This is a predicted complex of two RNAs, RNase P RNA and transfer RNA, with 462 nucleotides together.
The prediction has a mean pLDDT of 76.
It holds a member of the Rfam family "Bacterial RNase P class A". Gene Ontology terms of the family: dimeric ribonuclease P complex, ribonuclease P activity and tRNA processing. From the family's description: Ribonuclease P (RNase P) is a ubiquitous endoribonuclease, found in archaea, bacteria and eukarya as well as chloroplasts and mitochondria. Rfam classes the family as a ribozyme.
[in-house]
RNA sequence: GGAGCAGGCUGGGCAGUCGCUUCCUGAAAGGGAAGAGGAAAGUCCGAACACCGCAAGGCAACGAGCCGGAUAACGUCCGGGCAUCUCGAUUUUUCGGGAUGACGACAAGUGCAACAGAGAAUAGACCAGCCCCGAUUCGUCGGAGUGAUGGGUGAAAAGGUGAGGUAAGAGCUCACCGGCGCGGUUGGUAACAAUCGCGGCCAGGUAAACUCCUCGUGGUGCAAGACCAAAUAGGGAAAUGCUGUUGAGCUGCCGGCUCACAGUCCCGAUUCGUCGGGACAGCCUUUCCGGGUAGGUCGCUCGAACGAUUCGGUAACGGAUCGUCUAGAUGAAUGAUUGCCGUCCCGAUUCGUCGGGAUUACAAAAUUCGGCUUACAGGCCGCUCCAUUG
RNA sequence: GCGGGCGUAACUCAAUGGUAGAGUGUCAGCUUCCCAAGCUGAAAGUUGCGAGUUCGAGCCUCGUCGCCCGCU
Numbered sequence: 001g002g003a004g005c006a007g008g009c010u011g012g013g014c015a016g017u018c019g020c021u022u023c024c025u026g027a028a029a030g031g032g033a034a035g036a037g038g039a040a041a042g043u044c045c046g047a048a049c050a051c052c053g054c055a056a057g058g059c060a061a062c063g064a065g066c067c068g069g070a071u072a073a074c075g076u077c078c079g080g081g082c083a084u085c086u087c088g089a090u091u092u093u094u095c096g097g098g099a100u101g102a103c104g105a106c107a108a109g110u111g112c113a114a115c116a117g118a119g120a121a122u123a124g125a126c127c128a129g130c131c132c133c134g135a136u137u138c139g140u141c142g143g144a145g146u147g148a149u150g151g152g153u154g155a156a157a158a159g160g161u162g163a164g165g166u167a168a169g170a171g172c173u174c175a176c177c178g179g180c181g182c183g184g185u186u187g188g189u190a191a192c193a194a195u196c197g198c199g200g201c202c203a204g205g206u207a208a209a210c211u212c213c214u215c216g217u218g219g220u221g222c223a224a225g226a227c228c229a230a231a232u233a234g235g236g237a238a239a240u241g242c243u244g245u246u247g248a249g250c251u252g253c254c255g256g257c258u259c260a261c262a263g264u265c266c267c268g269a270u271u272c273g274u275c276g277g278g279a280c281a282g283c284c285u286u287u288c289c290g291g292g293u294a295g296g297u298c299g300c301u302c303g304a305a306c307g308a309u310u311c312g313g314u315a316a317c318g319g320a321u322c323g324u325c326u327a328g329a330u331g332a333a334u335g336a337u338u339g340c341c342g343u344c345c346c347g348a349u350u351c352g353u354c355g356g357g358a359u360u361a362c363a364a365a366a367u368u369c370g371g372c373u374u375a376c377a378g379g380c381c382g383c384u385c386c387a388u389u390g
Numbered sequence: 391g392c393g394g395g396c397g398u399a400a401c402u403c404a405a406u407g408g409u410a411g412a413g414u415g416u417c418a419g420c421u422u423c424c425c426a427a428g429c430u431g432a433a434a435g436u437u438g439c440g441a442g443u444u445c446g447a448g449c450c451u452c453g454u455c456g457c458c459c460g461c462u
Base pairs, nucleotide, nucleotide: 001386002385003384004383005382007381008380009379010378012341013340014339015338016337017336018335020035021034022033023032024031025030037362041373042372044371045370046369047368048367049221050220051219052218057254058253059252061217062216063215064214065213066080067079068078069077070076081103082101083100084099085098086097087096088095089094104212105211109210110209111206112205126151127150128149129146130145132143133142134141135140159177160176161175162174163173164172178202179201180199181198182197183196184195185194186193187192225298226297227296228295235289236288237287238286239285241283242282244261246260247259248258249257263280264279265278266277267276268275269274305324306323307322308321309320310319311318312317342359343358344357345356346355347354348353391461392460393459394458395457396456397455400414401413402412403411408445416432417431418430419429420428438454439453440452441451442450
């Protein structure tokens, strides 16, 4: 200097004039202070806060899933372990860097694996091999058996190497290695790592398949909710029920709890306790029609807040001291313009700079905060590679 | 703010994780004096986009873009 990136920060500044919103001050005129982001976005998670009498318990549903830590909490973050992939060094072994991980369990059970293939998991005789019988043109063919060693098919096919054994083979036997199970030692908080002993036990893949195991979750959400004022028709019709396994309420269900439930008259029966039916009428609930109001105040911004220094910690982060207050709108303010600076683009250049243009990306608060995901012109920094120079 | 559904040939829709299919439309041929109708055949698909799980994804999972419906 050029190229790249799973990276980080920033993404206009100062001053004046006019305009808008909130707050402070003033008798008034006026004066003063502040005013949209790193994502305010998506609404993917978690909480604070508010309301619900049932929020205890159980089921369902949903979420998490290696270990340790951080946090108010989280599906987030930090550190470590293991696995896979990749790069570099290295004779191999191995070591170092980076990326990803949705990282519990397939001997609890039930499923799935098309096509190909003999056979796809209580999985195998298609071809070759071995042995016996028959035929034979001496090339081989046919039949019965043995057998998982080789080959083929497939994404995946019954541990590996060597020796023995055998008709030929086969963990059939043995040695070593690998995996699995049981037990021990050392290091580590732990996940785990290393190592020793016993056992021929060799039990494929798939759980972002159903499922099982462990842990967790009450619901609704600022259009939550609280208060004030005003107006109308506390209207009309229908249905169910009347102390009952009835109705309503809260939470999807169970359960449990709370609230509501009133008489009169007539008829029949009567065991004289009462039962059944009908009418009037009262109440809870549900459905439909119709009418009024839809206004104001609060919630509404001091926060698990931010900045500097310092202590602890590998880090995430936590503590201490000092300092700061930085929008609260409600058809919804936060803008326009001028000058200078900064940045970018184009042209010129005597390399000192000059002239012109632009304010350019993604994009706008609406209860608040911690994360995640997505979008982003330009600038600065960091990392990797290449080239050149010292 | 809350809850759900969808995206596949030019159009309208199907498809149990195993070769993406049908109707309409288009083109060609047959038939007819000609057209329509009818019959036969052919073409037509990055399954909205990206990543992942799996031997294999239209389908399962995550992210993203767009469209539609309901409640308040």